[in-house]
RNA sequence: UUGUUCCGGGGUGUUGGAGUUCACCCUAAACCGCCCCAAAAGGGGCAGAUGACUCCUAUGAAGGU
Numbered sequence: 001u002u003g004u005u006c007c008g009g010g011g012u013g014u015u016g017g018a019g020u021u022c023a024c025c026c027u028a029a030a031c032c033g034c035c036c037c038a039a040a041a042g043g044g045g046c047a048g049a050u051g052a053c054u055c056c057u058a059u060g061a062a063g064g065u
Stems, first nucleotide, its partner, number of pairs: 009026005016056006033046005
């Protein structure tokens, strides 16, 4: 100096926050949703505040007071 591994820490996992847990990335990366038409640009359509579970908040629908 480079590579790998372990521990700690930090970050990320398509719209906010928290807890638990899983995965990934770590000096640049992890990550930045899907489908159809189209050379691309662009146009049209779809699910979801979770990676997963739970809770809170925001939004929407129905019912009650």